[in-house]
RNA sequence: GGUAGAGUAGAUACUGCGCGUCAAGUGCCGGAGUGGAUGGGAUGUCGCCCCCGGACGAAAGGUACGACCUGCGGUGCAGUAUCGCGUCCGCUGCC
Numbered sequence: 001g002g003u004a005g006a007g008u009a010g011a012u013a014c015u016g017c018g019c020g021u022c023a024a025g026u027g028c029c030g031g032a033g034u035g036g037a038u039g040g041g042a043u044g045u046c047g048c049c050c051c052c053g054g055a056c057g058a059a060a061g062g063u064a065c066g067a068c069c070u071g072c073g074g075u076g077c078a079g080u081a082u083c084g085c086g087u088c089c090g091c092u093g094c095c
Base pairs, nucleotide, nucleotide: 001095002094003093004092005091010083011082012081013080014079015078016077017076018075019073020072021071028054029053030052031051033050035049036048040089041088042087043086044085060070061069062068063067
């Protein structure tokens, strides 16, 4: 120098533990910003999160009823599996 590759944020599925079912959460629409985090470094945004406002408004049933069980929720977190950085540099293998 050439070539191949690993690794982010996160997504999906499953499992576990929770939360809600007295409706929070999730999802949807609009707005705002020198906002935040984003492969090891730099930069960046298709993507993720945070903030404000708005619309919508759900699946309960059972039992030995201070609670528990079975469900339900585009529910939270964790683990596992699969997938998963544009540019430059770096890293690993091969030549």